[in-house]
RNA sequence: GUGUUGCAAGGGCAAACCCGUCGAAAGACGGGGACGCAAAGCCACCGGUCUAACGGACCAAGGGUUCUACGACGGCGGGGCUGCCACG
Numbered sequence: 001g002u003g004u005u006g007c008a009a010g011g012g013c014a015a016a017c018c019c020g021u022c023g024a025a026a027g028a029c030g031g032g033g034a035c036g037c038a039a040a041g042c043c044a045c046c047g048g049u050c051u052a053a054c055g056g057a058c059c060a061a062g063g064g065u066u067c068u069a070c071g072a073c074g075g076c077g078g079g080g081c082u083g084c085c086a087c088g
Stems, first nucleotide, its partner, number of pairs: 002088002005086002012037002017032006035075001041081003045078003048073003055067005
């Protein structure tokens, strides 16, 4: 420097669920907890998925239906950047 590698050691992260806080929601954060993860470290660039407050349309006049991301998901796939140990 490199890898269709992950059997060791020492470490790392933390799904569901529960509690609290924030949020319209999706969801996020903190604590507990471990299903899993060799990039489950970082970046919404491409695709995908979720939500639909604001706004629009319609119905209506209490409000309802529907469209919409500028809101989210990196533990959905791809791409970019970085990286520990061991092994080849």

Predicted 3D model of an 88-nucleotide RNA (c-di-GMP-I riboswitch aptamer) from a Gammaproteobacteria bacterium. Lineage of the source: Bacteria > Pseudomonadati > Pseudomonadota > Gammaproteobacteria.